[in-house]
A computed fold for a 344-nucleotide part of an RNA from Pentaglottis sempervirens, annotated as small-subunit ribosomal RNA, central domain. The full RNA is in RNAcentral, with records from SILVA. The coordinates come from a structure-prediction model, not an experiment, and the mean pLDDT is 86.
Context: one part of a larger RNA
RNA sequence: CUGGGCGUAAAGGGCACGUAGGCGGUGAAUCGGGUUGAAAGUGAAAGUCGCCAAAAACUGGCGGAAUGCUCUCGAAACCAAUUCACUUGAGUGAGAUAGAGGAGAGUGGAAUUUCGUGUGUAGGGGUGAAAUCUGCAGAUCUACGAAGGAAAGCCAAAAGCGAAGGCAGCUCUCUGGGUCCCUACCGACGCUGGGGUGCGAAAGCAUGGGGAGUGAACAGGAUUAGAUACCCUGGUAGUCCAUGCCGUAAAUGAUGAGUGUUCACCCUUGGUCUACGUGGAUCAAGGGCCCAGCUAACGCGUGAAACACUCUGCCUGGGGAGUACGGUUGCAAGACCAAAACUC
Repeated sequence: CUGGGCGUAAAGGGCACGUAGGCGGUGAAUCGGGUUGAAAGUGAAAGUCGCCAAAAACUGGCGGAAUGCUCUCGAAACCAAUUCACUUGAGUGAGAUAGAGGAGAGUGGAAUUUCGUGUGUAGGGGUGAAAUCUGCAGAUCUACGAAGGAAAGCCAAAAGCGAAGGCAGCUCUCUGGGUCCCUACCGACGCUGGGGUGCGAAAGCAUGGGGAGUGAACAGGAUUAGAUACCCUGGUAGUCCAUGCCGUAAAUGAUGAGUGUUCACCCUUGGUCUACGUGGAUCAAGGGCCCAGCUAACGCGUGAAACACUCUGCCUGGGGAGUACGGUUGCAAGACCAAAACUC
């Protein structure tokens, strides 16, 4: 390489859009490039195989085979091509409809903190116990007022939405996608997707703001044999906003995308139809349990890890190592592509 695989053993790309490429519905007609049948030519000699002569080997004679190529005559199912048509795949429209989908602006309340004023007096805070800390320069507590920032209690759910990351007070504006339903239109316009492009938690970086709480680093108090920790008191960056970068995560369902087929039962969300019995039918979506089947087992089981097909990414003993070198990229931190020696 092949064979075989990728939920947990090595292995699904973080997610999408999409170029090339690969693959691709139904019915006709044409064509004859691929395909396929037959015939002819060619396929030098040597070689190879068979027979004969002779034979130590050789040699001589005759015949065959030979992937293939060329040409001629046919076939027309399939693939390709051209033309015409179809509607079930895809899409558009009408009518409904659910939603923390996204962006911007505005705004309400609870709580923490700080400040001001009043009242009031000796503690408060913290812990396993303490101490650092704070307080007679009047704290904690309490009442009223003010400021500022961040987060969204109950509702709340295995709930909903989104391609993924993710999304939650309320209102407004702009905006993306989905589902159902009747059919009206279109007429294969589809699926996947190497490169490519975009999005992409947190942390981090740059510039300018903001800074209540929290809190890497840091300082102190404890604990301890020690304690560069766990506990406590503080506390800078960060966390927040705007703009730009970074491009990684146990980016997980550890399960690529798409299509078709397949036993029952239960619950939930959003529709449609029907029955009035609070049930039945049917789509789309989220969960539970299980038949067959699969699986090394665990388990999966109509949202498959079942049965099939199409396209794509990836794996090939452990360590060395997701490292070195080189290249691309980034302000940097780094990221991406990615070995070998050696060793077991």